Predicted 3D model of a 348-nucleotide part of an RNA (small-subunit ribosomal RNA, central domain) from Rubrivivax gelatinosus. RNAcentral holds the full RNA, with entries from ENA and SILVA.

Context: one part of a larger RNA
RNA sequence: CUGGGCGUAAAGCGAGAGCAGGCGGUUAUGUAAGACAGAUGUGAAAUCCCCGGGCUUAACCUGGGAACUGCAUUUGUGACUGCAUAGCUUGAGUGCGGCAGAGGGGGAUGGAAUUCCGCGUGUAGCAGUGAAAUGCGUAGAUAUGCGGAGGAACACCGAUGGCGAAGGCAAUCCCCUGGGCCUGCACUGACGCUCAUGCACGAAAGCGUGGGGAGCAAACAGGAUUAGAUACCCUGGUAGUCCACGCCCUAAACGAUGUCAACUGGUUGUUGGGAGGGUUUCUUCUCAGUAACGUAGCUAACGCGUGAAGUUGACCGCCUGGGGAGUACGGCCGCAAGGUUGAAACUC
Repeated sequence: CUGGGCGUAAAGCGAGAGCAGGCGGUUAUGUAAGACAGAUGUGAAAUCCCCGGGCUUAACCUGGGAACUGCAUUUGUGACUGCAUAGCUUGAGUGCGGCAGAGGGGGAUGGAAUUCCGCGUGUAGCAGUGAAAUGCGUAGAUAUGCGGAGGAACACCGAUGGCGAAGGCAAUCCCCUGGGCCUGCACUGACGCUCAUGCACGAAAGCGUGGGGAGCAAACAGGAUUAGAUACCCUGGUAGUCCACGCCCUAAACGAUGUCAACUGGUUGUUGGGAGGGUUUCUUCUCAGUAACGUAGCUAACGCGUGAAGUUGACCGCCUGGGGAGUACGGCCGCAAGGUUGAAACUC
C1' cells in the first nucleotide's frame, strides 16, 4: 500500500457553525470532458510466456509467434458521471396559526437556614467522639425572646420529567434573545449532506487586576488514633469557592457508541403537539422526544435491537503488540501552571 477495524479488546476529535475539498433528488433537450466500442500508428532489442531448433541433457544459446495490459490520432455510441439550458416538488428553507420548556444574557424582589453584632431572660456548662482531648464558657457561654448586618444557596413541587450542540441549566417576577415541536395552507425551487486548515464555545481546578467573604474548606496549626500516622476522626483555619473583566482549554468532557440519510416484526410506560370516537372517568390513530422489554439480524461474549452495536450509502476523525511514553527533542500557544503536535534507543 491492498486490507481489517473503532460500546467494553488499540481506535469516534469535548462539542458546534463552516470556506476549500468529497458526495449529491427528479424531468427534458443539447454537448461529448470522463466512460465504452472499432480502426490506424507507435509501444527498440533483450527479458517474461507459447511452439520449434543447437550443444550427449540441463543451465545456456537461438528461430518464430504472442504479449508489451500504455500513449497518440481518428470514427462512432449517448445509458451513466460531468458541463450547459429549461423545468418539477418529494430533500432543504420561508411565511401564516398554535404549544411546551431549570435554553442564554441583564435587572429587581422574597422566605427558610448558618454565622456575626446589640439588648433582655437565665445559670454552669457547651461543643465534640468509638472513647476522649484540643476548643468555647462565671469578663456570663450553650439555650431562649426581640432587633440588626452580611454573604452564599434556593427545601417542598421534583419525576429513568423538561431544555440545550456539547460543557451545562432549578426561588419568584420583569426586560432582551436563540432554538425546537405540531397542524394545514401558501411560497422559493436542490438553495442539500459532510468537512482538512482556520474560527467561535467549552465543567472543575488554576492564573492576572479590582471587589466580596456567611458557610464550607486544599495548605497550615493543634488534639486524638497508631509501632509510626506527614492520613482516616476532632477543634480551628488561609487561598479558593462568590462578582466584574481578561486568560487557561483540560476531564471516566461517557451512551466509553462521529454527523447526515434510507430501509427493517412487536409490547409496555412517560413528556409535548395533532386528528377521530365517546364526552364523567376514557379510548383509537398519528408526529416529535425520553425510558423498560424484546423478534429477525448482528456480536468473541456481554449485550445491541426502528433512539441499532441490524441492512446500506455520503463525508470526516482515529487504530495497527506491551513497556519506554503521551515521555524526550523541535515547532506553535500560554503570564505561569502547563497545553498541543509527538518520536527513538533499549526491553519483553